[in-house]
RNA sequence: AUAACGCCGUCUGGAGAGAGGCUGCCAAGCAGUCCACCGAAGGGGCAAACAGGGCAGGGCUCUGUAAACUCUCAGGUAUCAGGGACAGGGGGAGAGGC
Repeated sequence: AUAACGCCGUCUGGAGAGAGGCUGCCAAGCAGUCCACCGAAGGGGCAAACAGGGCAGGGCUCUGUAAACUCUCAGGUAUCAGGGACAGGGGGAGAGGC
């Protein structure tokens, strides 16, 4: 210096689950409440693997760590709109000081 990974913005794709009941407002709708559901905003939890330690001797035990797994706190459950993990395209910045 460049590339990759990572970071930031943008574009595209992007699932699941009640057009539920009751009440209020004129009501689609909104709000509250009750029951039933979903997991892919966010969040919580976990190890047979892995890493480290201790005691022991061909093992035992302790600690740490993950997810698209799991929980369903939060969020969500007709079309439209919005959100959406993740993936792809294109662009941008930085990569320093002592």